RNA sequence: GGUCUCAUCUUCUAACGGCUAGGAAACGGGGUUUUCAUCCCCGUAAUGGAGGGUUCGACUCCCCCUGAGAUCA
Numbered sequence: 001g002g003u004c005u006c007a008u009c010u011u012c013u014a015a016c017g018g019c020u021a022g023g024a025a026a027c028g029g030g031g032u033u034u035u036c037a038u039c040c041c042c043g044u045a046a047u048g049g050a051g052g053g054u055u056c057g058a059c060u061c062c063c064c065c066u067g068a069g070a071u072c073a
């Protein structure tokens, strides 16, 4: 340098173009227990890496940039 893949809460991740973006862990509160742990209930938290385009509507499709990774030379 060429080709390809990925980027979503604090973390790991899900989501046929219809999103009020879901789950688990973690964290906070409560219940259970003599206490802790376990278990149960409730809650907080992502405008989606940046910018444009297509569309009635974009996390999702297209372009470009940034970053990370794989592979070829």
Base pairs, nucleotide, nucleotide: 001072002071003070004069005068006067007066010025011024012023013022018056027043028042029041030040031039049065051063052062053061
Model confidence (mean pLDDT): 81 of 100. The RNA shown here (transfer RNA) has 73 nucleotides and comes from an uncultured Eubacteriales bacterium. It matches the Rfam family "tRNA". Rfam's curators write: Transfer RNA (tRNA) molecules are approximately 80 nucleotides in length.